Notes:
Small-subunit ribosomal RNA, 3' major domain from an uncultured bacterium, 480 nucleotides, folded computationally.

[in-house]
Context: one part of a larger RNA
């Protein structure tokens, strides 16, 4: 200058404390480990690997295995010679493919029907090349974690120091901020803060259908019609919040308090990640440098594994009840998708689902809520709790549900009666809780992700002391 210290000082954070709920105990779902396998494909490893890469492993996928197969190859440019192109079909295999049968002569240009050149295609040759999810993320690009939205990181010029360097940026105040003030041998600027963008919350115009209904008028009682665009609400464009205004306190920056307002001091929430750090991470997204295979590390195919299971971990689901369970009736959402799709109404069937096809490329059909509310019932039990795990019967997807899908009925009813050390989350419409939609997708192992709304708390004395993780200044040092 730097790093570090069981020095110091000041300060911040769901870091601690204060609360609420979980996890570690129990089934099960996932995904790592380890073990087993012909193979359980690779890759991720405290923090920052472990519902990760996987926004869908039965065949594909797919990269491992095991069998059968091909070698200018499954796709790429070039050259040679043949045949239009293309449709239909038999036989052998497990399929890749292998042996065949028919039908068919086409377009452009020159030309004397003949023929020859030429474009696409397809079959053969030949060889230059293809090919590689093979290795090296310690050879790279790009892309991403993470310190972290922490306030920090620097540069010209001047000043000082023989120099490394230092000053600016350190002081005394304030700030969510190196934010902003005052002061200073510094003046000033960049990259970060902030802001400009977006979505929510308030209001106005401007529109008025597929939305909507105050008045009127019809009605089959549905805003259904007629009527209207005022309400909502949809969707553009503008206002609106700046410590502006009042009181205080401070020299100032700014704090505290009020008022007005829909919103108060950064109104909430998302995007946004300075210099750099961890030879982090990825050569299996892609691209690529060198190194490897080239009758194989390539390519095609069938069947298998990625789903194996004594065992340990992480991370969800679901419980273990009475604030609940079961049975009738009853009521309210946002936000998305929908044409090889999304399917009302009506029939069948306990039921998954069917037949059947009204409306919709959708503010117009459709999918399409649950907790809650009333009424009854069970009365503390391994139970009408919980629901795994077997039998048995079926639905549907799709060439195909054996290895290995998903629902659904019927029988069955395991653990579990609130969890040891020891550990995670959250400061408000958050936590808790209920359900809802989407991607990916033939279907589905989704309890997972990623949105959406509904119900909706507690507590925060504080920073003294303590445990983790940053910042500034400053001290020690036998490190750099």
């Nucleotide at each position: 200058a730097g790093a570090c210290g069981g020095g110091g000082a000041c300060c911040c954070g769901c870091a601690c404390a204060a609360g609420c709920g979980g996890u570690g105990g129990a089934g099960c779902a996932u995904g790592u480990g380890g073990u087993u396998u012909a193979a359980u494909u690779c890759g991720a490893a405290g923090a920052u690997a472990c519902g990760c890469g996987a926004a869908g492993a039965a065949c594909c996928u797919u990269a491992c295995c095991u069998a059968g197969a091909c070698u200018u190859g499954a796709a790429a440019u070039c050259c040679u010679u043949a045949g239009a192109a293309u449709c239909c079909u038999g036989c052998a295999g497990a399929g890749a493919u292998g042996c065949g049968g028919g039908a068919g002569u086409g377009c452009u240009a020159g030309u004397u029907c003949a023929c020859u050149a030429g474009a696409a295609c397809u079959a053969a040759g030949u060889g230059a090349c293809a090919g590689g999810u093979g290795c090296u993320g310690c050879a790279c690009g790009g892309c991403u974690g993470u310190c972290g939205u922490c306030a920090g990181c620097u540069c010209g010029u001047g000043u000082c120091g023989u120099g490394a360097g230092a000053u600016g940026u350190u002081g005394g105040g304030u700030u969510a901020a190196g934010u902003c003030c005052c002061g200073c041998a510094a003046c000033g600027a960049g990259c970060g803060c902030a802001a400009c963008c977006c979505u929510c919350g308030u209001g106005a115009u401007u529109a008025g259908u597929u939305g909507c209904u105050a008045a009127c008028a019809g009605u089959u009682c549905g805003g259904c019609u007629g009527a209207g665009c005022a309400c909502u609400c949809u969707a553009a464009u503008c206002a609106g919040a700046c410590u502006g205004c009042c009181u205080u306190c401070g020299u100032a920056a700014g704090g505290a308090g009020g008022a007005g307002g829909a919103a108060g001091g950064u109104g909430a929430g998302g995007a946004c990640g300075a210099c750099g750090u961890c030879a982090a991470g990825u050569c299996a997204u892609c691209a690529u440098g060198g190194c490897c295979c080239u009758u194989a590390u390539g390519u095609c195919u069938a069947g298998g594994g990625c789903u194996a299971c004594a065992c340990a971990c992480g991370u969800g689901c679901u419980a273990c009840a009475a604030u609940g369970g079961u049975u009738g009736g009853g009521a309210c959402a946002a936000a998305g998708a929908g044409c090889a799709g999304c399917g009302a109404u009506a029939c069948c069937g306990c039921g998954a689902g069917g037949u059947g096809g009204a409306g919709c490329a959708a503010a117009u059909c459709u999918u399409a809520a649950a907790a809650c509310c009333c009424a009854a019932u069970c009365u503390c039990a391994g139970u009408u709790c919980g629901g795994a795990u077997u039998g048995g019967a079926g639905u549907c997807u799709g060439c195909a549900a054996c290895u290995c899908g998903a629902c659904u009925c019927c029988a069955u009813g395991a653990a579990g009666c609130u969890g040891g050390a020891a550990u995670c989350g959250c400061u408000a419409g958050u936590a808790a809780u209920c359900g809802u939609a989407g991607a990916u997708c033939a279907g589905c192992a989704a309890u997972g992700c990623u949105a959406c709304g509904g119900u909706g708390a507690a507590u925060a004395c504080g920073u003294u002391g303590c445990c983790c993780g940053g910042g500034u200044c400053u001290u020690g040092u036998a490190c750099u």
Rfam family: Bacterial small subunit ribosomal RNA.